Large-subunit ribosomal RNA, domain VI from a Clostridia bacterium, 263 nucleotides, folded computationally.
Lineage of the source: Bacteria > Bacillati > Bacillota > Clostridia.
Its mean pLDDT, the model's own confidence on a scale to 100, is 91.
It matches the Rfam family "Bacterial large subunit ribosomal RNA".
Context: one part of a larger RNA
RNA sequence: CGCAGGAGAUUUGAAAGGAGCUGUCCUUAGUACGAGAGGACCGGGAUGGACGCACCAAGGGUGUAUCAGUUGUCGCGCCAGCGGCAUAGCUGGGUAGCCACGUGCGGAACGGAUAAACGCUGAAGGCAUCUAAGCGUGAAGCCGACCUUAAGAUAAGAUCUCCCAUUCGAAAGAAGUAAGACCCCUUGAAGACCACAAGGUUGAUAGGCCGGAGGUGGAAGUGCAGCAAUGUAUGCAGCUGACCGGUACUAAUAGGUCGAGGG
Numbered sequence: 001c002g003c004a005g006g007a008g009a010u011u012u013g014a015a016a017g018g019a020g021c022u023g024u025c026c027u028u029a030g031u032a033c034g035a036g037a038g039g040a041c042c043g044g045g046a047u048g049g050a051c052g053c054a055c056c057a058a059g060g061g062u063g064u065a066u067c068a069g070u071u072g073u074c075g076c077g078c079c080a081g082c083g084g085c086a087u088a089g090c091u092g093g094g095u096a097g098c099c100a101c102g103u104g105c106g107g108a109a110c111g112g113a114u115a116a117a118c119g120c121u122g123a124a125g126g127c128a129u130c131u132a133a134g135c136g137u138g139a140a141g142c143c144g145a146c147c148u149u150a151a152g153a154u155a156a157g158a159u160c161u162c163c164c165a166u167u168c169g170a171a172a173g174a175a176g177u178a179a180g181a182c183c184c185c186u187u188g189a190a191g192a193c194c195a196c197a198a199g200g201u202u203g204a205u206a207g208g209c210c211g212g213a214g215g216u217g218g219a220a221g222u223g224c225a226g227c228a229a230u231g232u233a234u235g236c237a238g239c240u241g242a243c244c245g246g247u248a249c250u251a252a253u254a255g256g257u258c259g260a261g262g263g
Base pairs, nucleotide, nucleotide: 001152005163006162007161008160009159010158011157015149016148017147018146021049022048023047024046025045026044027043033038051106052105053104054103055102060099061098062097066093067092068091069090070089071086072085073084074083075082076081110144111143112142117137118136119135120134164262166175167174168173180258181257182256183255184200185199186198187197188196205251206250207249208247209246210245211244212243214240215239216238221234222233223232224231225230
């Protein structure tokens, strides 16, 4: 820009893409077959590999604004207690998130038309013949079915709901509006940007604060024991990023722009 007014939702599905793999075991059955050795078709069930999609409840990894321990050095006047730097100084853990090493699921079943092949009926050609007319069976393959995208599918589809018929102008057109949308702002398990999603005081969107979960593992100060290192009590303490709730304290204020008049 188009989709013969302007919007907000919900959809149909032309078309396109994805997927399509396979082992072993049990049973049928030591049956059919075979002198024996051996050993099935068909059918039923179980369990794997690789691949793909999704997820983080559990076990695991990571987790550079989390907790603790600790070395050297510098600083806070000194002690004590802290902070900076040294690969995140090093070491031991670890929430959320993100992951695979973890978990769940998938390939199918089914239908249609067929290939090779196997048939039925059957002439030409009194027989025969699957073929000439006609009718079947028949593949991991083809078309559906499964998953995803999808009306720019210009053949531009459908349904529901909302807004209405203003003003100026001879007309062309323009202006201010409606429903609605955007700008702007607070943000996000959304994201390169854009987009998408949640909100903008009639508000829990983010931060803060409060409570909790989870993590760490027993803070500082003080008392006590010990010459001291240290231990112990106060006290499952103190601290704690992302997690779960609550709460308008802070910031989403105020405002602006676009947007129909209908073959």